c-di-GMP-I riboswitch aptamer from Desulfonispora thiosulfatigenes DSM 11270, 89 nucleotides, folded computationally.
The RNAcentral record of the sequence draws on Rfam and Ribocentre.

C1' cells in the first nucleotide's frame, strides 16, 4: 500500500404506510415512521426499470379511445466514475 474477513464504540441514512406541497404521469420534497444499509455519500456515464405532458403515426370525425417516442423519473435495480468515518487480528 493491495485484498479477504470478523466483532466493538460513537454517530449516520431511512423502505412501507400516513399527512401536506409540486408534478400530466412516473415521482420528488417537508413530517411522522424504521424495512433494511459500509457508501442506501455524490454523479443519470452505460444497461434494466417505469411514466408519456408535448410531438409523431394512422383510425375516427371534433374530442374521443389506440401505437410510438425522454426531452421526465429511479443511484435502496445493476455497473462506471468520484469522494469518505470508527477499527481488531
Nucleotide at each position: 500500500a493491495g485484498a479477504a474477513u470478523a466483532a466493538a464504540a460513537g454517530g449516520g441514512c431511512a423502505a412501507a404506510a400516513c399527512u401536506a406541497a409540486c408534478g400530466a404521469a412516473a415521482g420528488u420534497u417537508a413530517g411522522u415512521g424504521a424495512c433494511g444499509c459500509a457508501a442506501a455519500g455524490c454523479u443519470a456515464u452505460g444497461g434494466g426499470u417505469c411514466u408519456a405532458a408535448a410531438u409523431c403515426u394512422a383510425u375516427a370525425u371534433u374530442u374521443a379511445a389506440a401505437g410510438a417516442u425522454a426531452u421526465g423519473a429511479u443511484u435502496g435495480c445493476c455497473a462506471g466514475g468520484u469522494u469518505g468515518c470508527c477499527a481488531u487480528g
Source information: Its mean pLDDT, the model's own confidence on a scale to 100, is 80. Lineage of the source: Bacteria > Bacillota > Clostridia > Desulfonispora > Desulfonispora thiosulfatigenes. The same sequence occurs in records of 2 taxa.